[in-house]
Small-subunit ribosomal RNA from a metagenome, 1514 nucleotides, folded computationally. The sequence is in RNAcentral, with records from SILVA.
RNA sequence: AGAGUUUGAUCCUGGCUCAGAACGAACGCUGGCGGCGUGCUUAACACAUGCAAGUCGAGCGAGAACGGAUCCUUCGGGGUCCUAGUAAAGCGGCGCACGGGUGAGUAACACGUGGGUAAUCUACCUUUCGGUGGGGGAUAACGUUUCGAAAGGAACGCUAAUACCCUGAGAGACCACGAUAACUACGGUUAUAGAGGUAAAAGGAGGUUCUCUUCGGAGGAUUUUCGCCGAGGAAUGAGCCCGCGUCCCAUCAGCUUGUAGGUGAGGUAACGGCCCACCUAGGCUAAGACGGGUAGCUGGUCUGAGAGGAUGAUCAGCCACACUGGAACUGGAACACGGUCCAGACUCCUACGGGAGGCAGCAGUGGGGAAUUUUGCGCAAUGGGGGAAACCCUGACGCAGCAACGCCGCGUGGGUGACGAAGGCUUUCGGGUUGUAAAGCCCUGUCAGGAGGGACGAAUGGUUAGUUUAACAAUCUAACUUUGACGGUACCUCCAGAGGAAGCACUGGCUAACUCCGUGCCAUCAGCCGCGGUAAUACGGAGAGUGCAAGCGUUGUUCGGAAUCAUUGGGCGUAAAGCGCGUGUAGGCGGCCAGGUAAGUUGGGUGUGAAAGCCCUCGGCUCAACCGAGGAAUUGCGCUCAAAACUACUUGGCUUGAGUACAGGAGGGGGAGGCGGAAUUCCCAGUGUAGAGGUGAAAUUCGUAGAUAUUGGGAGGAACACCGGUGGCGAAGGCGGCCUCCUGGACUGAUACUGACGCUGAGACGCGAAAGCGUGGGGAGCAGACAGGAUUAGAUACCCUGGUAGUCCACGCUGUAAACGAUGGGCACUAGGUGUUGCGGGUAUUGACCCCUGCAGUGCCGAAGCUAACGCAUUAAGUGCCCCGCCUGGGGAGUACGGCCGCAAGGUUAAAACUCAAAGGAAUUGACGGGGGCCCGCACAAGCGGUGGAGCAUGUGGUUUAAUUCGACGCAACGCGAAGAACCUUACCCAGGCUUGACAUCCCGGGGACCCUGUGGAAACAUGGGGGUGCCCUUCGGGGAACCUGGUGACAGGUGCUGCAUGGCUGUCGUCAGCUCGUGUCGUGAGAUGUUGGGUUAAGUCCCGCAACGAGCGCAACCCCUGUCCUUAGUUGCCAUCAUUAAGUUGGGCACUCUAAGGAGACUGCCGGUGUAAACCGGAGGAAGGUGGGGACGACGUCAAGUCAUCAUGGCCCCUGUGCCUGGGGCUACACACGUGCUACAAUGGUCGGCACAAAAGGGCAGCAAAUCUGCGAAGAGGAGCAAAUCCCAAAAAACCGACCUCAGUUCAGAUCGGAGUCUGCAACUCGACUCCAUGAAGGAGGAAUCGCUAGUAAUCGUGGAUCAGCAUGCCACGGUGAAUACGUUCCCGGGCCUUGUACACACCGCCCGUCACACCAUGGGAGUCUGCUGGACCAGAAGUCGUGCCAUUAACCCGCAAGGGAAAUAAGCGCCUAAGGUCUGGCUGGCGACUGGGGUGAAGUCGUAACAAGGUA
Repeated sequence: AGAGUUUGAUCCUGGCUCAGAACGAACGCUGGCGGCGUGCUUAACACAUGCAAGUCGAGCGAGAACGGAUCCUUCGGGGUCCUAGUAAAGCGGCGCACGGGUGAGUAACACGUGGGUAAUCUACCUUUCGGUGGGGGAUAACGUUUCGAAAGGAACGCUAAUACCCUGAGAGACCACGAUAACUACGGUUAUAGAGGUAAAAGGAGGUUCUCUUCGGAGGAUUUUCGCCGAGGAAUGAGCCCGCGUCCCAUCAGCUUGUAGGUGAGGUAACGGCCCACCUAGGCUAAGACGGGUAGCUGGUCUGAGAGGAUGAUCAGCCACACUGGAACUGGAACACGGUCCAGACUCCUACGGGAGGCAGCAGUGGGGAAUUUUGCGCAAUGGGGGAAACCCUGACGCAGCAACGCCGCGUGGGUGACGAAGGCUUUCGGGUUGUAAAGCCCUGUCAGGAGGGACGAAUGGUUAGUUUAACAAUCUAACUUUGACGGUACCUCCAGAGGAAGCACUGGCUAACUCCGUGCCAUCAGCCGCGGUAAUACGGAGAGUGCAAGCGUUGUUCGGAAUCAUUGGGCGUAAAGCGCGUGUAGGCGGCCAGGUAAGUUGGGUGUGAAAGCCCUCGGCUCAACCGAGGAAUUGCGCUCAAAACUACUUGGCUUGAGUACAGGAGGGGGAGGCGGAAUUCCCAGUGUAGAGGUGAAAUUCGUAGAUAUUGGGAGGAACACCGGUGGCGAAGGCGGCCUCCUGGACUGAUACUGACGCUGAGACGCGAAAGCGUGGGGAGCAGACAGGAUUAGAUACCCUGGUAGUCCACGCUGUAAACGAUGGGCACUAGGUGUUGCGGGUAUUGACCCCUGCAGUGCCGAAGCUAACGCAUUAAGUGCCCCGCCUGGGGAGUACGGCCGCAAGGUUAAAACUCAAAGGAAUUGACGGGGGCCCGCACAAGCGGUGGAGCAUGUGGUUUAAUUCGACGCAACGCGAAGAACCUUACCCAGGCUUGACAUCCCGGGGACCCUGUGGAAACAUGGGGGUGCCCUUCGGGGAACCUGGUGACAGGUGCUGCAUGGCUGUCGUCAGCUCGUGUCGUGAGAUGUUGGGUUAAGUCCCGCAACGAGCGCAACCCCUGUCCUUAGUUGCCAUCAUUAAGUUGGGCACUCUAAGGAGACUGCCGGUGUAAACCGGAGGAAGGUGGGGACGACGUCAAGUCAUCAUGGCCCCUGUGCCUGGGGCUACACACGUGCUACAAUGGUCGGCACAAAAGGGCAGCAAAUCUGCGAAGAGGAGCAAAUCCCAAAAAACCGACCUCAGUUCAGAUCGGAGUCUGCAACUCGACUCCAUGAAGGAGGAAUCGCUAGUAAUCGUGGAUCAGCAUGCCACGGUGAAUACGUUCCCGGGCCUUGUACACACCGCCCGUCACACCAUGGGAGUCUGCUGGACCAGAAGUCGUGCCAUUAACCCGCAAGGGAAAUAAGCGCCUAAGGUCUGGCUGGCGACUGGGGUGAAGUCGUAACAAGGUA
């Protein structure tokens, strides 16, 4: 620091996801040791049991028992002493408000921070000063009696105090009073002295000494010490007040009556509506009141570069709470966790009358939960309470236990060791890998184990002596002595021995790490993208590897990455995003100059910012974690001093921003009234007659009752042609005939004036197209709805004929639009060019133009710059400033609920659940379009001949079958693989057989091989007999190579599967003109350029131009055949001349033809025309002329095209059969359908006879076969000749000549069928071809549709060949005869180039929308019903404070001799307030809910085809 994921690819936007760190965690697998930490996040749920707050006898009174000793005894017991002034209890003092727990409540002065208290308190501790006199009456304990089950009381009686009360004096304090002084925030405060008033106390212990003594002790003096009282100070702690900071919701917008303030009184330690009476009517709020939700706050913690974000366990500070609610008492402090009272819920005890309790203390239990420990030890240390002290108490604390919960450290060994062992895995079978890993050898000794030693933490305290003092005490010193839970622990030493100690996750990309097997869209995996449908590095297992390691993974949560809420640090033309527009409030921002102030700002100083933590340095545990010390930092707040640039405030001025006045012209700016002509329609009248209208074509419709057309007249409503223009005006919506009136704004010019008066603008207010609504008018045309006619599969549409709301006017409402420049407003700055509108200036002119120039508008093109790109570009989307609005993935949804507005329709504000891994923008390359342009092709057209109809042949589908083997399926399967299925072929079926096999290699045994011949059998096969002995080498022993046979196992074999695992080969687009590369250039990039453009060509052929320049594969050419000529050669070919013959038959010749080798020839070379050129057109010459004709040759690629059955081949499958052999059958079936052909339907013909042509090209020894003979014929006999320019097949046929047939199912056509034959073959039954005789079907030119062909072509005629024993109408080839037509490119099909649109990219056979049906999910409404929170009104009212308190009761004081009275107090009672409770009535929130609404998601459901191309109606 980034990465993955939208696309065919690209850039951008944008979301989702991952890698990091962290945790009080949990879960899974695993687990050796130690140190330091941490450990109910949930039910503030309920709690058994034990412990967690007591202490003081030196404040006080009283005072046991058990037991022991001793004495007495009536033997039952009793007394005395010790136990012991002890235990337990009581009065009293101090403590119990600390410490410990929890986070329910609380959005608050609760917390944080900084201040204030002149508005306050503070026990104990400390310090200073001054005191501590004299009296009195009670009461608990205790005793007696008594009530109760208990808890607990009641009555009477006794007693003490540092308990309580009275009283005296008052340094000082306080109170009120006046005086003086100082300060002041003008409220007051402080100080000084004065006179008046008010209120105190308690004693205990020790030493010395004196007196008295009942010898127990008592008292006095003095002294020490601990207390007590008054006052002041300090410290500590606390109360109260204030500034600032502190979560979410505005779908919470108004809240408030003690409310805001005043006066007076009360209350408090203290200010205050804190409380009360009266008066005033205020107070808070958009800088968010009130309401709702959530939450203890902070130091800190986690994360982050930081700013921030999240969090508030452990530790520390503050707050709140203590079963729930309320209340006070005591006290210095509480409204009190282990106190009290009341109410409530719950639990327990009960004798049913009544009582008791509060673990959110430490342990522990139940429960809840994914989940969180021992009912441990000790007060040894630290700290706390009490005490003079010893000491006691202390679940605070110190320790131990449990838990890998976290952090840190250590170990599980080290060295050497190659035959690279075995085993595993894999393999191309060679090997590779595990792997120096192991074993083996040599070592070490951490941890654990055993044995031994053994701490620090301890300081105190006690006793004695000394010091000190007048003395005691205290202090100090010394000696002795005492105290350790942890713990016989840490640590150290020794012993033995590699021995006891490694797992977890991952291995497709992100992301480090790969193979095999299994599985076969199954089972699964998955954080995202995505894997899995037979070769899965993604599932499961194995091996190997990678990462971390006593842990490793998973889950959850937080921050990060995320600049994805953007202060640092984002955006808004098209991706989400500018309010439809204006006026303007609050607010924000604001021109120039000068002076002042000092709020902001800046600098210095100072206080604070607790400690811990983080950071740095040093130090202590062996290191580290951990701990200690010091420093830094704590970005903040307060106080103070200073500065004065900027902002602010204030004073004064200025004119440039803004405005006003004056002059001028422009304008569909707005409102009102009036006027005008053209046109449509209607009405009246005339002329006139059969149609009109409408459409792609029609029909509905109108018209003989007179339409349409035409002429004249009239009515009425609406809109204003031409001018008219990317021209004008307006804020926008919008505004268009002419005239008048009223009225707003902008602009130009020149001067004067005001003097910042400005910009923006949350709310608010106004305007706001069309449609729509209300009321009343109006209504010509147009025209939703509606009706009819068409179209159509349908057509609730598009088209047509009608037609009502509406459109128009007035008034009112609605408030939305793609209200768009999809671009908020203002100001300033930043190259130009060229139009146009308005006003002005200059030069010139008679004048109008033209030209130069200023301001204001409105367009186009362009620089820099910006932008993802497209594009924008002085009218910015550039560069800056100010203000407002808005956005934060897609869908759900601009929807629901709530609020506001509206008559309604609806508008506005505006979510969530759920769901997806995208949705999107711009541009690129393709493909496609019922887009465009250019061009080509037997593509159409023009022609000729066919197919489709018939019969037959052949192939296919289908059907059938035991089998009808398999493959090929639009073009590009279907006379295709198959150049030839009777057996064979043959792969199929039935049957019979074989099992190392029909075939290959290796091993062992035997043998020759081989030939002849029996038996069974359909054959294969099984089983006999006979004959027969080889080749090569040889050292003669033998060896070797073929061959046959028996056997063993490795293996053979498979036309079994996968052409979607493959090679090779082939088809197709297409012989179409294309397809690419290097370098350069352009672009962020995909890509573009080149290859586009202008011409030209059959051609990306060539030329010109050009940011391209070159090149490659294609095109063309080079190759073959053919057309002309030449040279060479002359047999089997040829014959001009000579001779000869029946005959080139022979002699002869090689001239010619021909043959077959080599050459020549054609290149737009020449001429003319056009053109820049390429080239085209025409001509000459020439056998041939513009690639002469034909062939071979097929670019990059496409179709997962075809072929595993030509062959080869991976994988899978079969192995006594899916292999092999054999016989027979089948591939030849037959209601049908299709393709390809043959023959015809006839007279351009048929039949018969005659007669030609240099036919061409082929084939021939398991062959072609002549002559001759036989047969009507197929053919047979025959065998000359020929391995072929020699012989044979071999007759060419159509043509031509003549004759007959005369338009008919025929002398056409030949199917079918009967009979008889020939040939091939082992064999023609299924199932061959041919011949003869006889038979003589359909068919009379073929519907829709469709095929071939542009010249030696079509058509027509015959010939040959391959395959082959035999079998072509098929295929391949050959020649003979030999046409017609092409105007042309509108249309159909295919193709090429350019361009355009695109939501397509599996690429239009694409994509995709909505209803309906089914399933599931979340959600809105819903009669109602249930819960929770809360408001209002009323009833009732416990405890308690306060007030009152006739009557009642009462020790202290007063009066009184007393009785009694007074004062004072207490209690009942009463009153105010008030918790729980009750009744009624609202609000909010949530759960359930018949039914219902839409939404989302689902497998290839149904119906249509709305959108994307002009998407077929943009």
Its mean pLDDT, the model's own confidence on a scale to 100, is 85. Rfam family: Bacterial small subunit ribosomal RNA. Gene Ontology terms of the family: structural constituent of ribosome and ribosome.